The RNA shown here (c-di-GMP-I riboswitch aptamer) has 76 nucleotides and comes from Desulfuromonas sp. The sequence was found by an Rfam model in a public genome assembly. Rfam family: c-di-GMP-I riboswitch aptamer. Its family is annotated with cyclic-di-GMP binding in the Gene Ontology. The source organism's lineage runs through Bacteria, Pseudomonadati, Thermodesulfobacteriota, Desulfuromonadaceae and Desulfuromonas.
[in-house]
RNA sequence: CUCCGACAAUAGCAAACCCAGAGCAAUCUGGUGACGCAAAGCUGCGGGUCCCUGACAGGACAGCCGGGCUACCGAA
Numbered sequence: 001c002u003c004c005g006a007c008a009a010u011a012g013c014a015a016a017c018c019c020a021g022a023g024c025a026a027u028c029u030g031g032u033g034a035c036g037c038a039a040a041g042c043u044g045c046g047g048g049u050c051c052c053u054g055a056c057a058g059g060a061c062a063g064c065c066g067g068g069c070u071a072c073c074g075a076a
Stems, first nucleotide, its partner, number of pairs: 004074002012037002018031005035063001041069003045066003048061004
């Protein structure tokens, strides 16, 4: 340095419900709250799902799967 992930250690993130707001909607932001997470950090590149539309176009989901970039610790 890479791979790997412990009944290790220091930290971290925050599902659902509920409250307020934004949006046609999917959903998002903040608060509350923890189901979980070794990348549950970032990224719409591929697949997939969802919304909107007569259709195209457009939008959303990174905690659906894969890929890319970055990253704490150091047992086996």